[in-house]
This is a predicted structure of a 73-nucleotide RNA (transfer RNA) from a Thermoleophilia bacterium.
RNA sequence: GCCGACGUAGCUCAGCUGGUAGAGCUCUCGCCUUGUAAGCGAGUGGUCCGCGGUUCGAGUCCGCGCGUCGGCU
Numbered sequence: 001g002c003c004g005a006c007g008u009a010g011c012u013c014a015g016c017u018g019g020u021a022g023a024g025c026u027c028u029c030g031c032c033u034u035g036u037a038a039g040c041g042a043g044u045g046g047u048c049c050g051c052g053g054u055u056c057g058a059g060u061c062c063g064c065g066c067g068u069c070g071g072c073u
Stems, first nucleotide, its partner, number of pairs: 001072007010025004019056001027043005049065005
């Protein structure tokens, strides 16, 4: 230098054929316990990497950039 994959909650990741974002773990509160852990119940938490484009509507499609990883030279 060229090619490809990926970027969504504190972490690991889903999100279908474009229709207004979710799970597990963590965390907080409650129940239980002499107490802690475990278990059970509830709750909090996201400008979906950035900027543009297409569209009535974009996490999703397109372009450019940034970052991470891999391959080729």
Its Rfam family is "tRNA". Rfam's curators write: Transfer RNA (tRNA) molecules are approximately 80 nucleotides in length. RNAcentral holds the sequence, with entries from ENA. The source organism's lineage runs through Bacteria, Bacillati, Actinomycetota and Thermoleophilia.